Source information
Transfer RNA from Candidatus Levybacteria bacterium RIFCSPHIGHO2_01_FULL_36_15, 72 nucleotides, folded computationally. It matches the Rfam family "tRNA". Lineage of the source: Bacteria > Bacteria candidate phyla > Candidatus Levyibacteriota. Its mean pLDDT, the model's own confidence on a scale to 100, is 81.

RNA sequence: UCCGGUGUAGCUCAAUGGUAGAGCAGGUCGCUGUUAACGACAAGGUUAUAGGUUCGAGUCCUAUCGCCGGAG
Numbered sequence: 001u002c003c004g005g006u007g008u009a010g011c012u013c014a015a016u017g018g019u020a021g022a023g024c025a026g027g028u029c030g031c032u033g034u035u036a037a038c039g040a041c042a043a044g045g046u047u048a049u050a051g052g053u054u055c056g057a058g059u060c061c062u063a064u065c066g067c068c069g070g071a072g
Stems, first nucleotide, its partner, number of pairs: 001071007010024004018055001027041004048064005
């Protein structure tokens, strides 16, 4: 320098172009002699950044940035 993959909650990951979710962690409550385990509830998001397409974009397109892999 070129090619491919990837970027979503604190972590691991979902989401057919049509309301962004789950598990774990953390919080509150219940359960009990207490803790753990278990149960319930609530909270937590600039979907890397900037544009484009579209009635509508996490999803499609372009550029940039980070990470991983490959080629030279």